[in-house]
Context: one part of a larger RNA
């Protein structure tokens, strides 16, 4: 003297930008926070519009005909965004290399096809079980759902010939054989799918080198432990990953082991700098989602709003059984010095589905509370001396001080108030017309779209009108005097103030700091 997610105390006009559970990874009531496709399907439940059939009608009954959809199969997505730092002192985080031991949906780019059979099944339809949640059996149906066939090669598999190269397994490039294995169609003909294979693009995985917290009052630790086997099994791959058999080795005072503590990092505060302490808001990455433990799908999880087991705990129950899982937004209760709305649009940014038109999006963009910080602006200005009145000191008919300060003139209207206009963020994209064009795609044209918000800003209207505190004043430390008390009540950060003349304690006046904030406490430098 700086800083902070800070808190408390007295104060408090605006306004911009940020930032708000640090404790109890405690418990959780309500609502939301992942859907999407009818251009994959079989349908029609509930809407709408139309058809029929009866009746003058009013209505009744019937029918997927069309939009177009609830349930259901089925395809993509739910593994992403969001939260929290429990847990780990180790490849978990930076950094630097590596892979001759790997994977990669969706997109790109190139090749090649995309023939022809089949049998369930969910729904609808019956009969049932249960108090629910759920479930059983029967018949009857489709598909981009499942499944046979046939074709295929730079795919896989086994197996040879030549060559070229490293780094140890060995890697490549070339030319045979054998085998095995593909598809799905939709359609408004514009297109959008599906198979196979190379290759690239993201995105992961895996392994080293190095750096990363404390104690030795923690010194021996360690049986898949540490090798090995042309060993088996597993992985997308490499290994004790796991197993069998074999050997006795690995690690350690350069700290092994063992206990405590701890998310890592870009960075953030401080400081001349070295370094010290932190690691909230942003962004990388990891870890986790009632504890713990397992796999299933799937390109990708051992998956926060997915299964399945145990376990605590909360709820329903017809007692026999179910249901559940804020560390997503909100919001409740507890804790606590202490931390916000059970708002608002999807307008723009972005995700997901879908050709699309769109639908989801508590991600995001807004908005609300909150001096919690930072920044800025305001509470007027300018002239005025009989130096007014009160107040306060004093040496007291009189003087200092408040003090240009206040009254009075003149002016100004940021701000606040009122009234009137009124935005940038939004011009693509998609649809439509016209136009050119080999694919594909390009070019013009008019229309549509804002949640914030009638906000921001612009103009006007009248009026100084609507706005100053806190702390302190012995020394350090800028700033004094009077009254009150009388080692008493108190003060205090250190040194000490206080026992009858207190610039140190209470109070006036008077200065001094800082200012919508000032001061206490915490904690860092």
């Nucleotide at each position: 003297g700086g800083a902070u997610g800070a808190a408390c105390g007295c104060u408090a006009g605006c306004g911009g930008c940020a930032g708000g559970c640090u404790u109890a990874a405690u418990a959780c009531a309500u609502g939301c926070a992942a859907g999407u496709c009818g251009a994959g399907g079989g349908g029609c439940a509930g809407c709408a519009c139309g058809g029929g059939u009866a009746g003058c009608a009013a209505u009744a009954c019937u029918g997927g005909g069309u939009g177009g959809c609830g349930a259901c199969c089925g395809g993509c997505a739910a593994a992403c965004g969001g939260g929290u730092g429990c847990g780990g002192a180790a490849c978990a985080c930076g950094u630097a290399c590596a892979c001759a031991a790997c994977c990669u949906u969706c997109c790109u780019u190139u090749u090649a096809g995309u023939g022809u059979g089949g049998g369930a099944u969910a729904g609808c339809c019956c009969a049932g079980a249960g108090a629910a949640a759920u479930u059983u059996g029967g018949a009857u149906u489709a598909a981009u759902a499942c499944c046979g066939c046939a074709u295929a090669g730079u795919a896989u598999a086994u197996u040879g010939g030549a060559g070229u190269g490293g780094c140890a397994u060995c890697a490549c490039u070339u030319u045979g054989a054998u085998a095995u294995u593909a598809a799905a169609g939709a359609u408004u003909u514009a297109u959008c799918g599906c198979u196979a294979a190379a290759a690239g693009a993201u995105g992961g995985g895996u392994g080293u080198g190095c750096g990363u917290a404390u104690g030795a009052u923690u010194a021996g630790g360690u049986a898949g432990u540490u090798g090995g086997u042309a060993g088996a099994g597993g992985u997308a791959a490499c290994g004790g990953c796991u197993c069998a058999c074999c050997a006795a080795g690995c690690c350690u005072u350069c700290g092994a082991u063992c206990a405590u503590u701890a998310a890592c990092u870009g960075g953030u505060g401080u400081g001349a700098g070295a370094g010290c302490a932190c690691g909230a808001c942003c962004a990388g990455u990891c870890a986790c989602a009632c504890g713990g433990g397992c796999a299933c799908u799937g390109a990708g999880a051992c998956a926060c709003g997915g299964g399945c087991c145990c376990g605590a705990c909360u709820c329903c129950u017809a007692c026999g059984g179910g249901a559940g899982g804020c560390a997503g937004c909100a919001g409740u209760a507890a804790g606590g010095a202490a931390u916000a709305u059970u708002g608002g649009u999807c307008a723009a940014u972005g995700g997901a589905c879908g050709c699309a038109a769109g639908u989801c999006u508590g991600a995001a963009c807004c908005a609300g509370c909150c001096a919690u910080g930072c920044c800025g602006c305001g509470u007027g200005a300018a002239g005025g001396a009989u130096g007014a009145c009160u107040g306060c000191c004093c040496u007291c008919u009189g003087g200092g001080u408040u003090g240009u300060a206040a009254a009075c003139u003149u002016c100004u209207u940021u701000u606040a108030u009122c009234u009137g206009g009124g935005a940038c963020g939004a011009a693509a994209a998609a649809g439509g017309g016209c136009c050119a064009u080999u694919c594909u795609u390009g070019g013009u044209c008019a229309a549509c779209u804002g949640a914030c918000g009638g906000u921001a800003c612009c103009a006007g209207a009248g009026g100084a009108a609507u706005a100053a505190g806190c702390a302190c004043c012995g020394g350090c430390u800028a700033a004094c005097u009077c009254c009150g008390u009388g080692c008493c009540a108190g003060c205090a950060g250190c040194c000490g103030c206080g026992g009858u003349a207190a610039u140190a304690c209470g109070g006036a006046g008077g200065g001094u700091g800082c200012a919508a904030g000032c001061g206490u406490u915490a904690u860092c430098c």
Overview:
Predicted 3D model of a 525-nucleotide part of an RNA (small-subunit ribosomal RNA, 5' domain) from a metagenome. It matches the Rfam family "Bacterial small subunit ribosomal RNA". The full RNA is in RNAcentral, with records from SILVA. Its mean pLDDT, the model's own confidence on a scale to 100, is 84.